[in-house]
């Protein structure tokens, strides 16, 4: 780094319609935005490294937008799910 098995892991914001509803609020369809990946695809990504899948911390903190983990800090933080084989490099 590649193939194979077999693992872990996310599903958000926000317009319009419809229904439910005093008001909120919930549900359904159809759209916009970021991103790998947002309709749970057998699809994406990741499987221990300070090379960041995912969680906590978070109802965080700073910028930013219609809005949102959108960006960035936090993060050399704490946790987190492996085997074989064949290559190349040290």
């Nucleotide at each position: 780094u590649a193939u194979c098995a077999a693992g872990g892991g996310g599903u958000g914001c926000u317009u319009g319609c419809u229904c439910c509803g005093u008001u909120u609020u919930g549900a359904g369809c159809a759209g916009g935005c970021u991103g790998a990946g947002a309709u749970g695809a057998u699809a994406c990504c990741c499987u221990u490294c300070a090379a960041a899948a995912c969680c906590u911390g978070a109802u965080u903190c700073g910028g930013g937008u219609a809005a949102u983990g959108c960006c960035g800090a936090c993060g050399u933080a704490g946790g987190g799910a492996u085997g074989a084989u064949a290559a190349g490099a040290u």